Predicted 3D model of a 353-nucleotide part of an RNA (large-subunit ribosomal RNA, domain IV) from a Planctomycetota bacterium. Rfam family: Bacterial large subunit ribosomal RNA. The full RNA is in RNAcentral, with records from ENA.

Context: one part of a larger RNA
RNA sequence: CCCUCGUUAAGGAACUAGGCAAUUUAGCCCCGUAACUUCGGAAAAAGGGGUGCUCUGUUCAACCCGGGUUGUCAGAUUCGGGCCAGACAGAGCCGCAGUGAAAAGGCUCAAGCGACUGUUUAUUAAAAACACAGGUCUCUGCAAAGUCGCAAGACGCAGUAUAGAGACUGACGCCUGCCCAAUACUGGAAGGUUAAGGUGAGGGGUUAGCCGCAAGGCAACGCUCUGAUCUGAAGCCCCAGCGAAUGGCGGCCGUAACUAUGACGGUCCUAAGGUAGCGAAGUUCCUUGUCGGGUAAGUUCCGACCUGCAUGAAUGGCGUAACGACAGCUCUACUGUCUCAACCACCAACCCG
Numbered sequence: 001c002c003c004u005c006g007u008u009a010a011g012g013a014a015c016u017a018g019g020c021a022a023u024u025u026a027g028c029c030c031c032g033u034a035a036c037u038u039c040g041g042a043a044a045a046a047g048g049g050g051u052g053c054u055c056u057g058u059u060c061a062a063c064c065c066g067g068g069u070u071g072u073c074a075g076a077u078u079c080g081g082g083c084c085a086g087a088c089a090g091a092g093c094c095g096c097a098g099u100g101a102a103a104a105g106g107c108u109c110a111a112g113c114g115a116c117u118g119u120u121u122a123u124u125a126a127a128a129a130c131a132c133a134g135g136u137c138u139c140u141g142c143a144a145a146g147u148c149g150c151a152a153g154a155c156g157c158a159g160u161a162u163a164g165a166g167a168c169u170g171a172c173g174c175c176u177g178c179c180c181a182a183u184a185c186u187g188g189a190a191g192g193u194u195a196a197g198g199u200g201a202g203g204g205g206u207u208a209g210c211c212g213c214a215a216g217g218c219a220a221c222g223c224u225c226u227g228a229u230c231u232g233a234a235g236c237c238c239c240a241g242c243g244a245a246u247g248g249c250g251g252c253c254g255u256a257a258c259u260a261u262g263a264c265g266g267u268c269c270u271a272a273g274g275u276a277g278c279g280a281a282g283u284u285c286c287u288u289g290u291c292g293g294g295u296a297a298g299u300u301c302c303g304a305c306c307u308g309c310a311u312g313a314a315u316g317g318c319g320u321a322a323c324g325a326c327a328g329c330u331c332u333a334c335u336g337u338c339u340c341a342a343c344c345a346c347c348a349a350c351c352c353g
Stems, first nucleotide, its partner, number of pairs: 004345001006343003010339002014337001019334001027051005036041001038171001052093008063082008094098001106332001112326001113324002118130002134169007146155003172319004177249003182246002185241004191237003197231002202226005209218003250268005277311001278308001289305005
């Protein structure tokens, strides 16, 4: 020096990515306790005080003994006595120290995300991810829809729309704007298009037969190959609806009596041009934006501004008490994290043997 532990002058986060780690705090009783709040909480908020032993006194729950009243019993009630946990008051004793060892919250402020308890990557991630109660939409009338199976059959369900299934969102509060052009879905059925099938005009093959001296030609029935026309559903085209369906939610130019800005006007395009709210955000490139706060000094943090590269409303928007081994910032207490190290103990190592 390493591992594990203990102590430390003065300072007290100067350490560090970050108070990581280690301290601090701690039980019980009493006092006291803010903002905010969903009135439940927040809260053990914060912040104070007490705590041992001996003696004395007061009060004495429960329990025990005896008696009375009442009751069918079980029991109920009352009086007296005993005992004494505990509480209170006073006096005294000892120590540095009395929850004397051990065990046992550090606290506060203002913000982000997720409401919460819960669940998860067995073996690098416990979270802001998943779930959740609540919300909404769609399907399903029961031999249900949906799911498994080739089927029989089964689940759904020994249920019946206050039920079951699927999808999205995610407590609660205030809300949830515009667009149906595209895509999906639902409905419609006039017209167009359209399969197999049906119909079978016509054509081909074959050959009994007929003609011919022959070569050959013609050719019925049947069988067979093909085949025009007409007919022929859903779908698609078409017409509507539908956004808590997939999704989308503009540009240029000018303009007010300083300047600046542009309520206003013009024009192009679109299905419609982003409403409320929030905003350098967990989203902001430029950017350490600008201003304010906190610091002696702050790329982080908090409050604003809005020029939103590239916010925005159940892919939910914005708030929110409570909660969190979540992530950022601050104060106080506290400390060997540090200034800056030192000493002690056990083991290991090392040295002697």